Large-subunit ribosomal RNA, domain VI from a metagenome, 265 nucleotides, folded computationally. The full RNA is in RNAcentral, with records from SILVA.
Context: one part of a larger RNA
RNA sequence: AGUAGGAAAUUUGAGAGGAGCUGUCCUUAGUACGAGAGGACCGGGAUGGACGAACCACUGGUGGACCAGUUGCAUACCAAAUGCACAGCUGGGCAGCCAAGUUUGGAACGGAUAAACGCUGAAGGCAUCUAAGCGUGAAGCCGCCCUCAAUACAAGAUUUCCCAUCACUAUAAGUGAGUAAGACCCCUUGAAGACUACAAGGUUGAUAGGUCAGAGGUGUAAGUGCAGUAAUGUAUUUAGCUGACUGAUACUAAUAGGUCGAGGG
Numbered sequence: 001a002g003u004a005g006g007a008a009a010u011u012u013g014a015g016a017g018g019a020g021c022u023g024u025c026c027u028u029a030g031u032a033c034g035a036g037a038g039g040a041c042c043g044g045g046a047u048g049g050a051c052g053a054a055c056c057a058c059u060g061g062u063g064g065a066c067c068a069g070u071u072g073c074a075u076a077c078c079a080a081a082u083g084c085a086c087a088g089c090u091g092g093g094c095a096g097c098c099a100a101g102u103u104u105g106g107a108a109c110g111g112a113u114a115a116a117c118g119c120u121g122a123a124g125g126c127a128u129c130u131a132a133g134c135g136u137g138a139a140g141c142c143g144c145c146c147u148c149a150a151u152a153c154a155a156g157a158u159u160u161c162c163c164a165u166c167a168c169u170a171u172a173a174g175u176g177a178g179u180a181a182g183a184c185c186c187c188u189u190g191a192a193g194a195c196u197a198c199a200a201g202g203u204u205g206a207u208a209g210g211u212c213a214g215a216g217g218u219g220u221a222a223g224u225g226c227a228g229u230a231a232u233g234u235a236u237u238u239a240g241c242u243g244a245c246u247g248a249u250a251c252u253a254a255u256a257g258g259u260c261g262a263g264g265g
Base pairs, nucleotide, nucleotide: 001151005162006161007160008159009158010157011156015148016147017146018145021049022048023047024046025045026044027043033038051105052104053103054102055101059099060098061097062096066092067091068090069089070088071085072084073083074082075081109143110142111141116136117135118134119133163264165177166176167175168174182260183259184258185257186202187201188200189199190198207253208252209251210249211248212247213246214245216242217241218240223236224235225234226233227232
């Protein structure tokens, strides 16, 4: 820009892509078959491998703004705390992300067929699956399953919303302007994300931060008392601290404002 007014939702599916794998065991049955040795088709069930998808309740990894322990130096000294030393080193670890973890998929079914096997049947009084006609038949083909999909220019469908303003004029489905429904800019953000897009919100508000409460993590803070010459121990104290998690709460910031957007055979 188009989809013969302008919008917001919900859709149909032309077409495109994905998937398509397979072992072992039990049973049928030590049956059919076979002198024996051996040993099935068909059918039913169980359990795996590799591959794919999704997820984080479990098992774990990571977790450089969480907690603790600890060495050397520095901040005059003690205590406390902080900084530097690979994140100084070490032990743990929520969320998120992840696999080695969990769940799940290939199936079944239908249609047309290949090789092959048939029915009826002439040419050619017989025979013949073929010449007319009709069947069976594969992990393959087309569907069924999953995803995208109307710029599919043959531009589809359904539901709902907005309405027939003003000016100019070449009177044309004309041009311009302000609006409607609606949308965007802008702002607060996100389990969304390279940017964009998408999604949640913008005071008629819980969108983010803060605060409060809780969960989870760490593991019992500082100060003080007591015991001990002291190192230290112990009580206050399952404390203190705490990123991402949950809930509540307008304290802070989403203010104010601007732009676009129909007049229809």